[in-house]
RNA sequence: UGCUCAUCAAGAGUAGCGGAGGGACUGGCCCGGCGAUGCUACAGCAACCAUUCUCAGGAAGCGGUGCUAAUUCCAGCAGGAAACUGAAAGAUGAGGG
Numbered sequence: 001u002g003c004u005c006a007u008c009a010a011g012a013g014u015a016g017c018g019g020a021g022g023g024a025c026u027g028g029c030c031c032g033g034c035g036a037u038g039c040u041a042c043a044g045c046a047a048c049c050a051u052u053c054u055c056a057g058g059a060a061g062c063g064g065u066g067c068u069a070a071u072u073c074c075a076g077c078a079g080g081a082a083a084c085u086g087a088a089a090g091a092u093g094a095g096g097g
Stems, first nucleotide, its partner, number of pairs: 001097001003095006013042005021031003025076004043068003047065003051059003072089001077086003
């Protein structure tokens, strides 16, 4: 990097660096010089693998990844009057190529 499967309504911030955009894309709507997004350190959360138990679940947070604004922020395509449902796209994990 591509394929397959699973999950995505919960949860989780302080400081430093830095300086203008950012929240995947499009349209909204939000966040942002009261310093966002990003990076680093420490901290935390607990989704998956691993660990463990009285094992469709619970525990722990030692390990491997991950995550820490808003339901994946909402919608996008289809069904439906609507609520909503299912896809698509995206994110994360695991397995094989």
Predicted 3D model of a 97-nucleotide RNA (SAM riboswitch aptamer (S box leader)).
It was read from a public genome assembly, where an Rfam model found it.
Of the family's consensus pairs, 97% are formed in the model.
Model confidence (mean pLDDT): 85 of 100.